[in-house]
RNA sequence: GCCUUCCUGGUGUAAUGGUAACACAAGAGUCUCAUAAUCUCUCACUCCCAGUUCGAUUCUGGGGGAGGGCA
Numbered sequence: 001g002c003c004u005u006c007c008u009g010g011u012g013u014a015a016u017g018g019u020a021a022c023a024c025a026a027g028a029g030u031c032u033c034a035u036a037a038u039c040u041c042u043c044a045c046u047c048c049c050a051g052u053u054c055g056a057u058u059c060u061g062g063g064g065g066a067g068g069g070c071a
Base pairs, nucleotide, nucleotide: 001070002069003068004067005066006065007064010024011023012022013021018054026042027041028040029039047063048062049061050060051059
């Protein structure tokens, strides 16, 4: 330099156009003489800027970042 994949809570992953789900972690509560476990609750304007659309995590363009292949 060319090709290609990916970017979503603190972490690992879902959601293939209808308003973001699960697990772990963290915090608060519940329970207990106390701790742990249990149970309940809280925590993300989805990397950024535009476009398409009634509606975008999803589709399109540009930018940024990370990985892989070739030279």
Predicted 3D model of a 71-nucleotide RNA (transfer RNA) from Filobasidium floriforme.
Its Rfam family is "tRNA". From the family's description: Transfer RNA (tRNA) molecules are approximately 80 nucleotides in length. Gene Ontology term of the family: triplet codon-amino acid adaptor activity.
Its mean pLDDT, the model's own confidence on a scale to 100, is 80.
The sequence is in RNAcentral, with records from ENA and Rfam.